[in-house]
RNA sequence: GUCCCUAUAGUCUAAUGGAUAGAAUGCGACCCUCCGAAGGUCGAGAUCCAGGUUCGAUUCCUGGUAGGGGCA
Numbered sequence: 001g002u003c004c005c006u007a008u009a010g011u012c013u014a015a016u017g018g019a020u021a022g023a024a025u026g027c028g029a030c031c032c033u034c035c036g037a038a039g040g041u042c043g044a045g046a047u048c049c050a051g052g053u054u055c056g057a058u059u060c061c062u063g064g065u066a067g068g069g070g071c072a
Base pairs, nucleotide, nucleotide: 001071002070003069004068005067006066007065010025011024013022018055027043028042029041030040031039048064049063050062051061052060
């Protein structure tokens, strides 16, 4: 230089173009306990960025950014 893959809560991850973007773990509150741990209930928390297509985009297209890989 060129080609391919990936990017979603703090972390790991799900999601046929139409869901309130779901769960696990972590975090907070409460219950339980003599106190903790474990367990239970509830809560807050996310789509890498900019455009485009579409009635509708996490999903499709283009460009960029970051990470990984192949070739040179």
Molecule: transfer RNA
Organism: Candidatus Yonathbacteria bacterium